RNA sequence: GAAGCCCGCCAGACCGCCGCUGGUGCAACCUCGCAAGAGGACCCGAAAGGGAGCACUGGAGGAACGUCCGGACUGCACAGGGCAGCGUAGGAGGUAAUACCUCUCCACCGACCAGCCGGGCAGGGCAACCUGCCGGGUCCUAAGGUGAGGAUCAGAGCAACAGAGACGAGCCGAUUCAGUUCGGGUGAAACGGGCAAUCUCUACGCGCAGCAAUACCAAAUAGGCCAGCGUCGAUGUGGCUCCGCGGAGCUGGCGGGUAGGUAGCAUCGAGCCGGGUGGGCGACCCCCGGCCCAGAGGAAUGGCGGUCACAUGCGGGCCCUUCGCAAGAAGGGUGCGCGUGCACAGAAUCCGGCUUACCGGCGGGCUUCACAC
RNA sequence: CUGCCCAUAGCUCAGCUGGAUAGAGCAACGGCCUUCUAAGCCGUAGGUCGCAGGUUCGACUCCUGCUGGGCAGGCCA
Numbered sequence: 001g002a003a004g005c006c007c008g009c010c011a012g013a014c015c016g017c018c019g020c021u022g023g024u025g026c027a028a029c030c031u032c033g034c035a036a037g038a039g040g041a042c043c044c045g046a047a048a049g050g051g052a053g054c055a056c057u058g059g060a061g062g063a064a065c066g067u068c069c070g071g072a073c074u075g076c077a078c079a080g081g082g083c084a085g086c087g088u089a090g091g092a093g094g095u096a097a098u099a100c101c102u103c104u105c106c107a108c109c110g111a112c113c114a115g116c117c118g119g120g121c122a123g124g125g126c127a128a129c130c131u132g133c134c135g136g137g138u139c140c141u142a143a144g145g146u147g148a149g150g151a152u153c154a155g156a157g158c159a160a161c162a163g164a165g166a167c168g169a170g171c172c173g174a175u176u177c178a179g180u181u182c183g184g185g186u187g188a189a190a191c192g193g194g195c196a197a198u199c200u201c202u203a204c205g206c207g208c209a210g211c212a213a214u215a216c217c218a219a220a221u222a223g224g225c226c227a228g229c230g231u232c233g234a235u236g237u238g239g240c241u242c243c244g245c246g247g248a249g250c251u252g253g254c255g256g257g258u259a260g261g262u263a264g265c266a267u268c269g270a271g272c273c274g275g276g277u278g279g280g281c282g283a284c285c286c287c288c289g290g291c292c293c294a295g296a297g298g299a300a301u302g303g304c305g306g307u308c309a310c311a312u313g314c315g316g317g318c319c320c321u322u323c324g325c326a327a328g329a330a331g332g333g334u335g336c337g338c339g340u341g342c343a344c345a346g347a348a349u350c351c352g353g354c355u356u357a358c359c360g361g362c363g364g365g366c367u368u369c370a371c372a373c
Numbered sequence: 374c375u376g377c378c379c380a381u382a383g384c385u386c387a388g389c390u391g392g393a394u395a396g397a398g399c400a401a402c403g404g405c406c407u408u409c410u411a412a413g414c415c416g417u418a419g420g421u422c423g424c425a426g427g428u429u430c431g432a433c434u435c436c437u438g439c440u441g442g443g444c445a446g447g448c449c450a
Base pairs, nucleotide, nucleotide: 001369002368003367004366005365006364007363008362009361010360012308013307014306015305016304017303018302020059021058022057023056024055025054026053029040030039031038032037042051043050044049061344066354068353069352070351071350072349073210074209075208076207080242081241082240083239085206086205087204088203089202090104091103092102093101094100105149106147107146108145109144115138116137117136119134120133121132122131123130124129150201151200155199156198157195158194167192171184172183173182174181214263215262216261217260224254225253226252227251228250229249236245237244256449257448271291272290273289274288275287276286278285279284310341311340312339313338314337315336317334318333319332320331321330322329323328374446375445376444377443378442379441380440383399384398385397386396392430401417402416403415404414405413423439424438425437426436427435
């Protein structure tokens, strides 16, 4: 320098004006109270409850997407046994946990060069053949990538077409002392195997549901009628069943009412940032210091203007290289003016992963080949 | 938000313990019948099995990821 590959980071910056949304603080008036303080007074609302002024301050992402895994959390009369079901699958480790991550074994893929095998052209040779060039195939592999890599000597099932024969072994031909040996040219696969992303077996794991979980407040009243089941123990214990618990309702249909609010929910956490001649190959763990960092409930995080930056188009200017007698043409660089653009996308209980989408920009590393020292 | 389901011809659906020509009814087109039309009879065409990847000798069917569409769940109870 060329080719191939891997990883990380960013996702415009600043200023002005106008808004949206969360948090904290604050004065005056009335009532209660010794005080600290609590409630009210204004607006919305039937109520519960919510809101309003001023100041300070916080306010989207690497995927917030998908909802594919795993947890936290909450409820189920608290989950014991069996069956069914679901999930995982080389080995070791990490973690709260996982189908995630790391290391490693094995298998496969994976470029140039070299090797091997055909083809074409040219040259040489009496010939066999040799040399060079072009193009193709194949093989071994690098960095790297992929793996849903337990088991087909436990059992079952499947294998279209072609083929004599497709899972039971036999059939045909040749050969031999002898089923002794060899071959069958169709197919993905031909007698020994293939498929468990077919059933199944093995090992391990899983109680079930999900924030519309769940708890409370307010409102509503036709908490009604009909049918069935139920103290001879139902419904329930979120598939069935046994045992246990529990103890009066349950299921379906018809007809009605109400569909508002608070907590859960945002901080003290599997938290974030920085540092360590700490431990470990690594994922990760440990120690020290600092920080508190979005939160609505039809759903905030925005709009306008200006300057700069980036990308791109057009116009004309300057410089360099090549070609040309010249005019000029092609390529590259630089800066000016005008215009356009700035991806994918939007938190909804919260975290850890995975997957998918994405205009572009920046940085680092690995392998092979070539050249130079 | 959470849980779940579906996608095959123009329309409505079969086919899904994998086997290769993917079927049926209606609709469309052509012919027969009829004076003409409808009905009836005969025939024809029409398919990226929603998209992409994987497993397999082989995928509409099995698995994974996307795309589009749909259903259910809160109170009295």
This is a predicted complex of two RNAs, RNase P RNA and transfer RNA, with 450 nucleotides together. Rfam match: Bacterial RNase P class A. The family's RNA type in Rfam is ribozyme. From the family's description: Ribonuclease P (RNase P) is a ubiquitous endoribonuclease, found in archaea, bacteria and eukarya as well as chloroplasts and mitochondria.